[in-house]
Context: one part of a larger RNA
Parts: sequence; C1' cells; structure tokens
RNA sequence: CGUGGGAGUGUUGAGGGAUGUCGUCCUUAGUACGAGAGGACCGGGACGAAGUGACCGCUCGUGUACGGGCUGUUCCGCCAGGGGCAGCGCCCGGUAGCGACGUCACGCAGAGAUAACCGCUGAAUGCAUCUAAGUGGGAAACUCGCCCCAAGAUGAACACUCCUGGAUCUUAAGAUCCCUGAAGGGCCCUGGGAGACGACCAGGUUGAUAGGGCGCAGAUGUAAGGGCAGCAAUGUCUUCAGUCGAGCGCUACUAAUCGCCCGUGAAG
Repeated sequence: CGUGGGAGUGUUGAGGGAUGUCGUCCUUAGUACGAGAGGACCGGGACGAAGUGACCGCUCGUGUACGGGCUGUUCCGCCAGGGGCAGCGCCCGGUAGCGACGUCACGCAGAGAUAACCGCUGAAUGCAUCUAAGUGGGAAACUCGCCCCAAGAUGAACACUCCUGGAUCUUAAGAUCCCUGAAGGGCCCUGGGAGACGACCAGGUUGAUAGGGCGCAGAUGUAAGGGCAGCAAUGUCUUCAGUCGAGCGCUACUAAUCGCCCGUGAAG
C1' cells in the first nucleotide's frame, strides 16, 4: 500500500515446512525345513542407540552486583572492624536465569491409490493366456493421517461484535457551510521468562507494571559488639546467628502525571 466504509476478537486451511531411522533380546519354536550340522517366514512383547522437540521437580554445570575463608599492600589517625587493588586477587559453596551430563515426549497405528511382482475371470487364437473388456492383492517411496507456519490464498476467505451529524444548492461515487472527531489505534510512560531495532505481551491511579518496604522460600554457615575461659593464638555464650542479586506473595511508599495525535459522519 492493497484486500470497494472503518475497527476489535476468534477462526477456516489453499499452499508450504518438519517427521519418516536402526539394533539387541524374549516369545511363537528348537517348531516348519533339514540325514545332520543348523535353523526360519508370519505374528506378539521388552529394552536400547542415534535423532528431534519441550522443560528445569531431580542430578550436574555456569552463576564477575549472593554468603563465607585466606594472602600481600594501601586507605579509613591507632586497636578492633572495614573499603580499594592484586585475572571475580586466590579459594569453598551457591538463588534465579540459561544449559546438558538431567527429565519427559515423539517416530506408530490406520486409510487411499500404486511399482516390480503375484492373482481371478477371459477372448482375440474352440486350447492356453494376469489383459485386450472386467476385477483382486501388493513397498520405508506417493496422497492423507500426527506436529508447525499459513488469507499478499491479489482467488486477498469466514463468523461474531462495535462505530458513523445537520442545512442549502440540487440529483451528482457532487459541491458549499456549520457542527463534529465515533469505534478503535498510536504517541508518551512503568516493565517483561518478548526482543538486534521495529514487533509481541503485561500495565499506566477505576493501578500491583517496575522499584522500595514487609513476609516467605532459598543461599551461605553461627555477624558485629559484649560476657566468660586462656599468658596468648584461640575457644565458648549471646546465636540454626548475621548478611543476602534475579524467585513466590502482600503492600500505593516512589515512578507509570496531565495530555496530545491519527482515525470521521453509512461508504461502486
């Protein structure tokens, strides 16, 4: 921009895409077959491999604004306690998120039409013949079926719902004037398990959108100060303490203020 007015919501599915795999074992059955050695088709079941997708309850990894330990140095006048720097200084753990080494799921079944091939009936050709008329069976391939995208499918689909003044000249999808600016959308702002930017989604005081506060979960592992014991290092009590990013709730304390713009008036 189009989809013969505009808009919101929900669909249909033309057409695309993806998938399509393999193994071992048990059973049928030591059966059929075979002198024996050996050893099935068909059918039923179990467990896997690799692949694909989703997810984070479990396990593990990461987790440079979380907790703790340790060293050197510098600064906070000194002690104590801390801040900075040293690859996050080094080390031990670790929430959310993200991830796989973790978990779950999938391939199937089924239908149709077929290939090679196997048939039935059957003439041309009194026989024969799957074929000439007619009619069955038959593959991981094909068309469906399961999953994803999808009406720019210009053949532009469908359903529901919402919105749309008056006068004059006049009879034209018309013009002029007055009034109006609907439904809805956007700008702007708070944000997001959405994201390169647009977009998408949740909100904007009739409010829990983010921050803060409070509580909980969870992490670290028992803070500082003080008491006691010890010459001291240190231990112990107060103390399952103290501290704490992203998680889950509650709460208007802070910030989403006030507004503006687009879009019209029944439409070849």